A computed fold for a 344-nucleotide part of an RNA from an uncultured Bacilli bacterium, annotated as small-subunit ribosomal RNA, central domain.
The sequence was found in a public genome assembly.
Context: one part of a larger RNA
RNA sequence: UUGGGCGUAAAGCGUGCGUAGGCGGCUUUUUAAGUCUGUCGUGAAAGCCCACAGCUUAACUGUGGAGGGUCGAUGGAAACUGGAGAGCUUGAAUCUAGAAGAGGUAAGUGGAAUUCCAUGUGUAGCGGUAAAAUGCUUAGAUAUAUGGAGGAACACCAGUAGCGAAGGCGGCUUACUGGUCUAGAAUUGACGCUGAGGCACGAAAGCGUGGGUAGCAAACAGGAUUAGAUACCCUGGUAGUCCACGCCGUAAACGAUGAGCACUAAGUGUCGGACGUAAGUUCGGUGCUGAAGUUAACGCAUUAAGUGCUCCGCCUGGGGAGUACGGUCGCAAGACUGAAACUC
Numbered sequence: 001u002u003g004g005g006c007g008u009a010a011a012g013c014g015u016g017c018g019u020a021g022g023c024g025g026c027u028u029u030u031u032a033a034g035u036c037u038g039u040c041g042u043g044a045a046a047g048c049c050c051a052c053a054g055c056u057u058a059a060c061u062g063u064g065g066a067g068g069g070u071c072g073a074u075g076g077a078a079a080c081u082g083g084a085g086a087g088c089u090u091g092a093a094u095c096u097a098g099a100a101g102a103g104g105u106a107a108g109u110g111g112a113a114u115u116c117c118a119u120g121u122g123u124a125g126c127g128g129u130a131a132a133a134u135g136c137u138u139a140g141a142u143a144u145a146u147g148g149a150g151g152a153a154c155a156c157c158a159g160u161a162g163c164g165a166a167g168g169c170g171g172c173u174u175a176c177u178g179g180u181c182u183a184g185a186a187u188u189g190a191c192g193c194u195g196a197g198g199c200a201c202g203a204a205a206g207c208g209u210g211g212g213u214a215g216c217a218a219a220c221a222g223g224a225u226u227a228g229a230u231a232c233c234c235u236g237g238u239a240g241u242c243c244a245c246g247c248c249g250u251a252a253a254c255g256a257u258g259a260g261c262a263c264u265a266a267g268u269g270u271c272g273g274a275c276g277u278a279a280g281u282u283c284g285g286u287g288c289u290g291a292a293g294u295u296a297a298c299g300c301a302u303u304a305a306g307u308g309c310u311c312c313g314c315c316u317g318g319g320g321a322g323u324a325c326g327g328u329c330g331c332a333a334g335a336c337u338g339a340a341a342c343u344c
Stems, first nucleotide, its partner, number of pairs: 004315003007298002012312001014201004021194003025088007033081002035077007042069001049065006091191001092188003095184005103177007110154001115149007125136002162169002206247006215241002220236004258311006266289010293300002317344003326337004
């Protein structure tokens, strides 16, 4: 609950695709469902309201009138909404010519570094810390040189730079592939926007099966610290981190800001185009500063949190509680949906 909101107070689904539905550009013809209007019918009585009358008054009662509708029938109007027909090009899409990019998938490949192995040189320490110790080392470590193995990540370039719907994406090459931008205005001719359900994607961690394992590192062990130290620091170290396939479906999944369209001062940087000799103009992104406006304030401000329209989601005091119960999904962990008593 005919109300007000959702950047930070409660509140934008993590993101997209899309069904139903809702909403929808310009011109014209027609229809008459919505809409407006005339007439007729009906809308019981009582009650309510108005006038008058009857009980001595009033309450009460009676008579008349008015009023009362998502109503029915019938006639009319045609601006708007809807239906039907015809057309248009500015919304949308296609096409042609260009452009940029860590967009995605797969295969191949490169160098630096860490670790390990072998060999040479070499000798007593190394390592670590606030200081130490555990640890490694005369069975020759650390250091240094050469060769080899293997895994993972890609220094510099690197940038409030780029790309992607979001999650996210960074060595190089090739193949396949998605989207975007600009210019032209050739084609279609409203084909559009949103989107309950639905479907798909979705970091990290976690799970299943099989591989892989250099470094790092939950758990764990030891050394310190400490009153204690199940920690912070140190030495080790297993899952995991990596790959393939299959699950999970959550995050401060954040711009804490849903999507689309239109309108509303400027200035300044930057990325990609087009035009221009240049100055600059213009289109699309990405930042900063700011006008009007807005906001509780902070701030936002053509990338709006301004002014409007359309559609969806969500909120309604704190705790109890994102709990219980039920249901759906999941191998599990758990996820989604989601109360109440009680209490302040």